[in-house]
RNA sequence: AACAGAGUAGGGUAUGGGGCGUUAAGUGUUGUCCGGACGGGGAGUUGCCGGACAGACGAAAAUGGCGGAGAAAGCUGUUGCGGUCCUGUUCCCGCAUCCCGCUGUU
Numbered sequence: 001a002a003c004a005g006a007g008u009a010g011g012g013u014a015u016g017g018g019g020c021g022u023u024a025a026g027u028g029u030u031g032u033c034c035g036g037a038c039g040g041g042g043a044g045u046u047g048c049c050g051g052a053c054a055g056a057c058g059a060a061a062a063u064g065g066c067g068g069a070g071a072a073a074g075c076u077g078u079u080g081c082g083g084u085c086c087u088g089u090u091c092c093c094g095c096a097u098c099c100c101g102c103u104g105u106u
Base pairs, nucleotide, nucleotide: 001106002105003104004103005102010093011092012091014089015088016087017086018085019084020082021081022080029055030054031053032052033051034050035049036048040100041099042098043097061079062078063077064076065075066074
């Protein structure tokens, strides 16, 4: 010097475990404002993540037991359901971009 490569945050698939809701919170979505993170170092977006407020939309229950006069109230099990929450494992994507660095080969 040339060529090749590794690694982040984060996102997603499949699956295990534990919760929550099913009296509708949550999830998703739109707007405004604010904050944060973004390979080992520096810079960093119109991209990513989160929070607050506001708006529009919006759902799946069934059945057994206890109870009791009762198909009541109440308690509870099971099977479901929710673009539900946390977490383990698996595989996939992945430095927006710029400069430098690291590893290997020549």